[in-house]
């Protein structure tokens, strides 16, 4: 001096620590209406949140079915791509580069005013650098 993400500011009590309150962001749960469902229906093929992070394929290992020399399921492992995300104010074209995870309820939760709960981490870059090029708004000197 920035990035990723909601995770920033400001007070208070204590007084190593620690524990609160409050804007401001963020997320949950929560009627009418609607959507769904309707004599049964489907929540054992449970389901459902947060997030961009979802799908699909070759390969090669292991279990298993089958009309067995092939084909299918289901676990893993290594790769390809991909929905969809990200990159030094902002919005959009372009080029290039990256990500495309993880975790949470706990058998229950469509939408949803009032209401009512909750979170406000963590991680990582640069100091001459895709921190690029091109339009446009707005703004400031």
């Nucleotide at each position: 001096c920035g990035c990723c993400g909601a995770g920033u500011c400001g007070c208070c009590c204590c007084c190593c620590g620690g524990g609160g309150c409050g804007a401001g962001c963020c997320g949950g749960g929560g009627a009418c209406c609607c959507a769904c469902c309707g004599c049964a229906g489907u929540u054992c093929u449970g389901g459902g949140g947060u997030g961009a992070a979802u799908c699909c394929g070759c390969c090669c290992c292991g279990g298993g079915c089958g009309u067995c020399c092939c084909g299918c399921c289901c676990g893993g492992g290594c790769c390809g791509g991909u929905a969809g995300g990200g990159c030094c104010g902002c919005u959009u074209c372009c080029c290039g580069c990256c990500c495309g995870a993880a975790c949470c309820c706990g058998u229950c939760a469509g939408c949803u005013a009032a209401c009512c709960c909750g979170g406000u981490a963590g991680g990582c870059g640069g100091c001459u650098c895709c921190a690029g090029g091109g339009a446009g708004a707005a703004g400031g000197a």

c-di-AMP riboswitch aptamer (ydaO/yuaA leader), 141 nucleotides, folded computationally. The prediction has a mean pLDDT of 81. Its Rfam family is "c-di-AMP riboswitch aptamer (ydaO/yuaA leader)". Gene Ontology terms of the family: cyclic-di-AMP binding and regulation of gene expression. The model forms 92% of the base pairs in the Rfam consensus.